[in-house]
Overview: This is a predicted structure of a 140-nucleotide RNA (SAM riboswitch aptamer (S box leader)) from Puia dinghuensis. The model forms 94% of the base pairs in the Rfam consensus. Taxonomically the source falls in Puia (Bacteria, Pseudomonadati, Bacteroidota, Chitinophagaceae).

RNA sequence: CUCUUAUCAAGAAAGGCUGAGGGAAAUGGCCCAAAGAAGCCUUGACAACCUGCGAUCAUUUACGUAGUAAAUCUGUUUUUGCGACGCAAAUGACGUAAGGUGCCAACUCCAUCCCGAUGGAAUAUCGGGACAGAUAAGUC
Repeated sequence: CUCUUAUCAAGAAAGGCUGAGGGAAAUGGCCCAAAGAAGCCUUGACAACCUGCGAUCAUUUACGUAGUAAAUCUGUUUUUGCGACGCAAAUGACGUAAGGUGCCAACUCCAUCCCGAUGGAAUAUCGGGACAGAUAAGUC
């Protein structure tokens, strides 16, 4: 940096350095900020996307054990079906938080473009979608 998929209404801050901006970009709002913005560092939390883990649960499949039914055979046998038990794997659920990320004002702070509903109407309210963005996993 390209593309794909999923999620985006929940959640979670202290300290140090520094010193004027910040809330992605444009416009318009509305906010945060010398009672210290952004950035960097430390520690702590939040979350559960990926990985890991589990005397857990469910499903499926394979295998084993004993059984049972049918077919076959003179018979031993062999084959098929069924449920039980054991075991393993996969998937899902649940849990955990060790590893990889992320995140810790306001819904992605809100609107912008399209559609619909309410409405006399609006630059109003509500809902859906598109675009853009963020994060994760994968990918060129």